[in-house]
RNA sequence: UCCGAUAAAAGGCAAAAUCAGGGAAACCUGAUGACGCAAAGUCAUGGAUCUAAAGUUGAACUGAACCAGGACCGCCAGACUGCCGAU
Numbered sequence: 001u002c003c004g005a006u007a008a009a010a011g012g013c014a015a016a017a018u019c020a021g022g023g024a025a026a027c028c029u030g031a032u033g034a035c036g037c038a039a040a041g042u043c044a045u046g047g048a049u050c051u052a053a054a055g056u057u058g059a060a061c062u063g064a065a066c067c068a069g070g071a072c073c074g075c076c077a078g079a080c081u082g083c084c085g086a087u
Stems, first nucleotide, its partner, number of pairs: 012037002017032006035074001041080003045077003049071002055066003
């Protein structure tokens, strides 16, 4: 000098719950709040999972089944990007 594991340092994000709002719902947004996270940053590309308005089937007085084009990146993988790096 370069690469780079770990510690440390500077920080970052924000689960559940509550309140307000949006949505048919799953869920999302904001505030409070921290369960945790070295990508718990972004992307719905592949799967998994969730919901079923519309639609299809089929019932007959109000309910059943199927179905994402809806949701979810804090489910897994993939792609892109990012902080520090002593001894």
c-di-GMP-I riboswitch aptamer from an Anaerolineales bacterium, 87 nucleotides, folded computationally. Its Rfam family is "c-di-GMP-I riboswitch aptamer". Rfam describes the family as follows. GEMM was predicted in a large-scale screen for bacterial structured RNA regulatory elements. The coordinates come from a structure-prediction model, not an experiment, and the mean pLDDT is 84. Lineage of the source: Bacteria > Bacillati > Chloroflexota > Anaerolineae > Anaerolineales.